[in-house]
Transfer RNA from a Candidatus Aminicenantota bacterium, 72 nucleotides, folded computationally.
NCBI's taxonomy places the organism under Bacteria, Bacteria candidate phyla, Candidatus Aminicenantota.
Model confidence (mean pLDDT): 81 of 100.
Rfam family: tRNA. It is annotated as a transfer RNA.
The RNAcentral record of the sequence draws on ENA and MGnify.
């Protein structure tokens, strides 16, 4: 140089164009004499960026940045 892949809560990943979610972490309550485990709530996100198509993009196109494979 070319060609794939990945990018989504702090951290690990879902999500088939139609209100973004779990698990873990945090934090607040219940249990405990205290710690832990348990059990309830919470709060958390410009889906890397920047534009495009659509009534409506995490998801389809175009650029780009990072990052891994591969060829050369």
């Nucleotide at each position: 140089g070319c060609g794939g892949g990945c990018a989504u809560a702090g951290c690990u990943c879902a999500a088939u164009g139609g209100u973004a979610g779990a698990g873990u972490a945090u934090c607040a309550g219940c249990u405990u004499c205290c710690c832990a485990a348990g059990c309830u709530g919470a709060a958390u996100g410009u889906u890397g960026c920047g534009g495009g198509u659509u009534c409506g993009a995490u998801c389809c196109c175009c650029g780009u940045u990072g990052c891994c494979c591969g060829c050369u």